[in-house]
This is a predicted structure of a 73-nucleotide RNA (transfer RNA) from bacterium UBP2_UBA4780. It matches the Rfam family "tRNA". Rfam classes the family as a transfer RNA. Rfam describes the family as follows. Transfer RNA (tRNA) molecules are approximately 80 nucleotides in length.
RNA sequence: GGGCCCUUAGCUCAACGGUUAGAGCAGCGGACUCAUAAUCCGUUGGUUAUAGGUUCGAAUCCUAUAGGGCCCA
Numbered sequence: 001g002g003g004c005c006c007u008u009a010g011c012u013c014a015a016c017g018g019u020u021a022g023a024g025c026a027g028c029g030g031a032c033u034c035a036u037a038a039u040c041c042g043u044u045g046g047u048u049a050u051a052g053g054u055u056c057g058a059a060u061c062c063u064a065u066a067g068g069g070c071c072c073a
Base pairs, nucleotide, nucleotide: 001072002071003070004069005068006067007066010025011024012023013022018056027043028042029041030040031039049065050064051063052062053061
């Protein structure tokens, strides 16, 4: 330098272009326990990397940028 892939909650990941973006873990509150852990119940938490574009409608499609990974030279 060229090609390909990834970026969604604190972490790991889902979500056919169509309802209000969800799950597990973590956090918070409670139950249980002498107490802690474990377990159970409830619950908080989102600039879907950023900026544009297409569309009635975008996490999803297109372009650029940023960060990261793999391959080739």